[in-house]
Predicted 3D model of a 76-nucleotide RNA (transfer RNA) from a Candidatus Bathyarchaeota archaeon.
RNA sequence: GGGGUCGUCGUCUAGCUUGGUCUAGGAUACCAGCCUGGGGCGCUGGCGGUCCUGGGUUCAAAUCCCAGCGACCCCA
Numbered sequence: 001g002g003g004g005u006c007g008u009c010g011u012c013u014a015g016c017u018u019g020g021u022c023u024a025g026g027a028u029a030c031c032a033g034c035c036u037g038g039g040g041c042g043c044u045g046g047c048g049g050u051c052c053u054g055g056g057u058u059c060a061a062a063u064c065c066c067a068g069c070g071a072c073c074c075c076a
Stems, first nucleotide, its partner, number of pairs: 001075007010028004020059001030046005052068005
């Protein structure tokens, strides 16, 4: 330099193909309560997201298109 895959709460991950009850679900972590002699486990609730950035298409974009950034892999 060329090609490919990926980027979503602190962490991991589903949703993307086929746009629509997604003001984004789950697990874990954290906080509170219950439980316990106390703690752990467990149960209940809560908190937590610029869906990598910018632009475009559309009534509507995490999802489609373009450019860029970053990570990884392959080729040279």
Its Rfam family is "tRNA". It is annotated as a transfer RNA. Rfam links the family to the GO term triplet codon-amino acid adaptor activity. It was read from a public genome assembly. Taxonomically the source falls in Candidatus Bathyarchaeota (Archaea, Thermoproteati). Its mean pLDDT, the model's own confidence on a scale to 100, is 81.